Predicted 3D model of a 110-nucleotide RNA (SAM riboswitch aptamer (S box leader)) from Pontibacter ruber. NCBI's taxonomy places the organism under Bacteria, Bacteroidota, Cytophagia, Cytophagales, Pontibacter. The sequence was found by an Rfam model in a public genome assembly. Its mean pLDDT, the model's own confidence on a scale to 100, is 83.
RNA sequence: UUCUUAUCAAGAAAGACCGAGGGAUAGGGCCCUAUGACGUCUUAGCAACCUUGUACAAGCCUGGUGCUAAUUCCCUUCCCAGCUAUACGUUAGCCGGGAAAAGAUAAGAA
Numbered sequence: 001u002u003c004u005u006a007u008c009a010a011g012a013a014a015g016a017c018c019g020a021g022g023g024a025u026a027g028g029g030c031c032c033u034a035u036g037a038c039g040u041c042u043u044a045g046c047a048a049c050c051u052u053g054u055a056c057a058a059g060c061c062u063g064g065u066g067c068u069a070a071u072u073c074c075c076u077u078c079c080c081a082g083c084u085a086u087a088c089g090u091u092a093g094c095c096g097g098g099a100a101a102a103g104a105u106a107a108g109a110a
Stems, first nucleotide, its partner, number of pairs: 001110008013043005021032003026076004044068003049064002053060001072102001077099004082094004
């Protein structure tokens, strides 16, 4: 890097350093940010994917990850339902539900 499987509405922040953008990518929206975001480090916490121990279970213990603004921040593609407008169309706008795609994480494989 690719493939397979599972999960993604819940949960969990302080300090130090840095200094301008950040929220994956493209567009749009919205939001965070000099009251210092993002990032790095330390400490703490959340969770329970793998792992250790016990006969099993229980986050209870050991270790490896992961995570700690907003649903994966929301929309985009497809399907279904509704509302409004209408030139009545394979129309436009708004709104709700579902599925996919993409992405993230874990475990396994190549």